The prediction has a mean pLDDT of 81. The RNA shown here (transfer RNA) has 72 nucleotides and comes from Talaromyces islandicus. The RNAcentral record of the sequence draws on ENA. It matches the Rfam family "tRNA". Rfam classes the family as a transfer RNA. Gene Ontology term of the family: triplet codon-amino acid adaptor activity. NCBI's taxonomy places the organism under Eukaryota, Ascomycota, saccharomyceta, leotiomyceta, Talaromyces sect. Islandici.
[in-house]
RNA sequence: GCGCUUGUAGUGUAGUGGUUUUCACACAACUCUUCCAAAGUUGAGACCCGGUUUCGAUUACCGGCAGGCGCA
Numbered sequence: 001g002c003g004c005u006u007g008u009a010g011u012g013u014a015g016u017g018g019u020u021u022u023c024a025c026a027c028a029a030c031u032c033u034u035c036c037a038a039a040g041u042u043g044a045g046a047c048c049c050g051g052u053u054u055c056g057a058u059u060a061c062c063g064g065c066a067g068g069c070g071c072a
Base pairs, nucleotide, nucleotide: 001071002070003069004068005067006066007065010025011024012023018055027043028042029041030040031039048064049063050062051061052060
């Protein structure tokens, strides 16, 4: 330098052109308990960045950034 691949809550993950973006752990509140832990209920929290297409983009396309793999 070229190609492939990945990027989603604090962490790890599922998923898709339109609905409220999924689950687990973690976090907060409440219930229970003498207290803590455990358990249960509820809640907050995310689509790497910019642009294009589209009525509508986290998703499709282009470019960039970062990680990984391969080739030279």